[in-house]
Context: one part of a larger RNA
RNA sequence: CACUGGUUAAGGAACUCUGCAAAAUGGCCCCGUAAGUUCGCGAUAAGGGGCGCCCGCCGGGGUGUUAAAGCUUUGGCGGGCCACAGUAAAUCGGCUCUUUCGACUGUUUAUCAAAAACACAGGUCUCUGCAAACUCGCAAGAGGAAGUAUAGAGACUGACGCCUGCCCGGUGUUGGUAGGUUAAGGUAGGAGGUUAGUUUCAUUACGAAGCUUCCAACCGAAGCCCCAAUAAACGGCGGCCGUAACUAUGACGGUCCUAAGGUAGCGAAGUUCCUUGUCGGGUAAGUUCCGACGUGCAUGAAAGGCGUAACGAGAGGAGCACUGUCUCAACCAGUGACCCGGUGAAAUUGUAGUCGUGGUGAAGAUGCCACGUUCCCGCAGCUAGACGGAAAGACCCCGUGAACCUUCACUGUAGGCUGAUAUUGGGCUGUGGUUUGCAAUGUGUAGGAUAGGUGGGAGGCUAUGAAGUCUGGGCGCUAGCCCGGAUGGAGCCGUCGGUGAAAUACCACCCUUUGUAAGCUUUAGUUCUAACGCUGAUUCCUGUGAAUCCAGGCAGCGAACAGUGUCAGUUGGGCAGUUUGACUGGGGCGGUCUCCUCCUAAAGAGUAACGGAGGAGCCCAAUAGGUACCCUCAGCCUGGUUGGUAAUCAGGCAGCGAGCGCAAUGGUAGAAGGGUGCUAAACUGCGAGACCGAUAGGUCGAGCAGAUACGAAAGUAGGGCAUAGUGAUCCGGUAGUCCCGUAUGGAAGGGCUAUCGCUCAUCAGAUAAAAGGUACUCCGGGGAUAACAGGCUUAUCGCUCCCGAGCGUCCACAGCGGCGGAGCGGUUUGGCACCUCGAUGUCGGCUCAUCACAUCCUGGGGGUGGAGAAGCUCCCAAGGGUUCGGCUGUUCGCCGAUGAAAGUGGUACGUGAGCUGGGUUCAGACCGUCGUGAGACAGGUCGGUCCCUAUCUACUGUGGGCGGACGAAACUUGAGAGGGUUCUUCUUUAGUACGAGAGGAUUUAGAAGGACGUCCCUCUGGUGUUCCUGUUGUCGCGCUAGCGGCACGGCAGGAUAGCUAAGGACGGAACGGAUAAACGCUGAAGGCAUCUAAGCGUGAAGCCCGCCUCAAGAUAAGGUUUCGUAGAGCAAAUGCUCGAAAGUCCCCUGGAAGACGACCAGGUUGAUAGGCCAGAUGUGUAAGUGUAGUUAAUACAUUCAGCUAACUGGUACUAACGGACGAACGUUUGG
Repeated sequence: CACUGGUUAAGGAACUCUGCAAAAUGGCCCCGUAAGUUCGCGAUAAGGGGCGCCCGCCGGGGUGUUAAAGCUUUGGCGGGCCACAGUAAAUCGGCUCUUUCGACUGUUUAUCAAAAACACAGGUCUCUGCAAACUCGCAAGAGGAAGUAUAGAGACUGACGCCUGCCCGGUGUUGGUAGGUUAAGGUAGGAGGUUAGUUUCAUUACGAAGCUUCCAACCGAAGCCCCAAUAAACGGCGGCCGUAACUAUGACGGUCCUAAGGUAGCGAAGUUCCUUGUCGGGUAAGUUCCGACGUGCAUGAAAGGCGUAACGAGAGGAGCACUGUCUCAACCAGUGACCCGGUGAAAUUGUAGUCGUGGUGAAGAUGCCACGUUCCCGCAGCUAGACGGAAAGACCCCGUGAACCUUCACUGUAGGCUGAUAUUGGGCUGUGGUUUGCAAUGUGUAGGAUAGGUGGGAGGCUAUGAAGUCUGGGCGCUAGCCCGGAUGGAGCCGUCGGUGAAAUACCACCCUUUGUAAGCUUUAGUUCUAACGCUGAUUCCUGUGAAUCCAGGCAGCGAACAGUGUCAGUUGGGCAGUUUGACUGGGGCGGUCUCCUCCUAAAGAGUAACGGAGGAGCCCAAUAGGUACCCUCAGCCUGGUUGGUAAUCAGGCAGCGAGCGCAAUGGUAGAAGGGUGCUAAACUGCGAGACCGAUAGGUCGAGCAGAUACGAAAGUAGGGCAUAGUGAUCCGGUAGUCCCGUAUGGAAGGGCUAUCGCUCAUCAGAUAAAAGGUACUCCGGGGAUAACAGGCUUAUCGCUCCCGAGCGUCCACAGCGGCGGAGCGGUUUGGCACCUCGAUGUCGGCUCAUCACAUCCUGGGGGUGGAGAAGCUCCCAAGGGUUCGGCUGUUCGCCGAUGAAAGUGGUACGUGAGCUGGGUUCAGACCGUCGUGAGACAGGUCGGUCCCUAUCUACUGUGGGCGGACGAAACUUGAGAGGGUUCUUCUUUAGUACGAGAGGAUUUAGAAGGACGUCCCUCUGGUGUUCCUGUUGUCGCGCUAGCGGCACGGCAGGAUAGCUAAGGACGGAACGGAUAAACGCUGAAGGCAUCUAAGCGUGAAGCCCGCCUCAAGAUAAGGUUUCGUAGAGCAAAUGCUCGAAAGUCCCCUGGAAGACGACCAGGUUGAUAGGCCAGAUGUGUAAGUGUAGUUAAUACAUUCAGCUAACUGGUACUAACGGACGAACGUUUGG
């Protein structure tokens, strides 16, 4: 010193994020008990009283007995006794008020989160009719369930009470199905290829069947589109303007938008940014808390809203009790630490002979430079540093890294739904299509009138019943036509005529539309049974036999459905694989990414930046190309109808300022500008040679051949005054073609030439096809790159100075100081990205500091718009000092109360190998907001593992060695170092100076006090596990008595020494020296003046002394005093051996000295310790005996007794035994 315990004066939460921890409470009996309430509770509420021992009396139970007594147990009453204290020890709730969340008991992150999270009973919605839905499984099968809608599954909500508003536009779900769209499959039809053949003199052309490739009308489900419903499905629930007779507000009105615009309730909330909102309460003081208000950044009704008794190791606030949490610490016990004996790890470690300061330096040095300091080596401590140890940073960035998760990313896929087909059969009815037969149908105008077309046609129909009439049905253009039935009983129609494009009866072949019959086919419904499936668990039979199993039978039900296989469409984060750009003064957000022009660009070219400015992603078929010919602009002046400053006209001046399709630059009138004519060179095949470019590629280009346009010709023309107007390769299309053609011939397909298809704009283009989250995270890297700190810088910041516009009644400068200027500092916010990412722990607090001074106080001064007092301002000054609380995590700040003052900064925003861990910043959870979602938020909220035994340096102590030139013992000097250094109040001077008064000093002397410091223990107290006493439970000494052990020293009351503070004593000073600012003397330069230049003074808590402490390793090792003094032998000798001095040590007895060493007192000539004796002190009257008392508890007497640690004095009884070391060699500023 740490830990675990004990006690503590006075105060009592002042501690702190927080009463954390501790203390307190506590048992049993009795009394008593509030609000509230779901009437159960709350409740052990709260708050009180009693409790031991002895005796007696009255009862109860048990046992026992004939009955009793006795024993045992339990209650009541009365009396007595002792103590500080009777649940005497141990065991053993602190309580109350208020808010929030969750109803509750429960559950959870084994190992940092126990919660407000999960669950829960209750509520609601949806699905599910049993071979149930749903789940697991490839299937068989199983769970569901040996259950059956009062059941089961899924989802949300979460007891209870009052309630649960509006919106169906989006998404989802459910329902619907007329229409649109739509697969496999089915199936008409068509096209291509081939070619037996035909054709041709030949080339060639055509080309059946078959085979084959392809297209495809039509049929063809779900889905999607579409139409509805649905919010206790996912979800959502506005803005602007005006308005009332004070003002304010806005019941009211207007307008826009919406699917609808938030109702009730609640509300600065676990939700409120601004915000510590405002008001009220509580407090001396309240960022928390409670109650209100409502301006709800961003409440709100089953992701439920608002309440709510009870409950909670939940969260916040307040109070009572209680306390070492604190003011402010002290003492004690034990265990470590320390010392001795034994045994004996670890991380770490480039090598180490491992100082400080300033500087330097990859920017914070034990190691470099300079200066300073420093004899050598331990031990105990302490952690400031060794950018200490530990862990290839978890934050951040990067990686064409990973993993999980999400979704309306991309691509798939299990599964679901749906269709086709096979398994798969029969009947009936309906229906679509088609073929055939039959029957009907057909209205422009004109015309008798409903004329389908063509052809034939002069006759046809009729007693097998014509016309007409009645009636039924169908069609219909409303004129009429057709058919059936009845009646009727002999005609009717055509040719002709007329109308018209066409002429009618009748026949034939056809067309449109329709009906009907049959065949084929599609489809729907229904039915059958034999495939197939199921059932026989109230209950069938057989398999010799138990079986709810299996197989078969039988019976029943279903049934060509279902199921299953294959194919197809659709759905499909259920699952899988992946993608999700780069630049970037970190990353993200924003911006950008290709091309053209200018500047930057430094007079060749080129040249960067998230430097400064603009453009392009076209246009023109002739107003924009070619050619030939011609012309000249803008602007200004003058004149002139409407007509103006400006339209068109005329004249003049005008060299380029205009124009040139489009940005800019260059160019240009001797045209590239403006016109007119004719036109297609906006041609084909080429291309010497150059320029730019890493490549790819881009640009210019005379000339040759062909064919053209214009021009008389020379000539010009391969687009446009030039520079932007763009996209590689692959893949594919179209046209052409001498090319290739998998035995051959063809074909398919390919090549070549031309051309088309990319905002592949991330524009040298990863794929045809791609978004997000990670705080659950992981890996590899980076100080190539951010957050902290340092460094550089100093915009910002702080401070100073200069100037002096103005303010200050007057007056720039008592005090201020516009607009500006010059600096300093390195505390702010930044910039940069230089050390550190194989780790430099981050805010605040606590503890401990240290420095600067730009000084808060105290000290000394100048000025004052200083009367005094109090101030303001400036100068000097860093010695000392610089408070306690309320709130908040806070630094800060606000507030309360003091005070002389409550300083500003640096020190890795000093200090986590010193502490804390409230905040921030992992994993859990809630709210608001954002997001479809996973999730996110310098938004809020509750919870949430802080390791390290010290090697070196540094520091605090304490030893050993050696040295200091003989050996010792003492006493000292003081170079140097450190400490200390304070402030207030009162009294006197003096109610004086000053002042009208109010008020009110300087100075001098004295007193007291606060804080701080040193020493001490007489006093006051604390402690005092070695002293005394009381006492509970239990055990032991055989029992009684008396003692002892254990229970925190069991608990409790006292207390000696020692150690201690809250107790006691003392201290800061004075004096002196040199100074600062300032004030002076004398005094020139400069005949004056001047504190200065020479010279001399005064002058501060500051400096040096003085005071205290350490101190000669002060290697410069100092001084003084005292003690020891020369023996013997060998020997040539400085040498060797022996003896031995002063003195010292080991050793021993001890210590108010101490970790160990050390220090001190002693060691027989001795009081060092123990013992003994005496005393002091403490405790409080021992035991035994006697007496009293009810034969009791107990009391009294003997007895101020007994006992008594560490204290005081005395006394050798015991122990201090025994051993060792220890000096003069030399001549030495030398070698």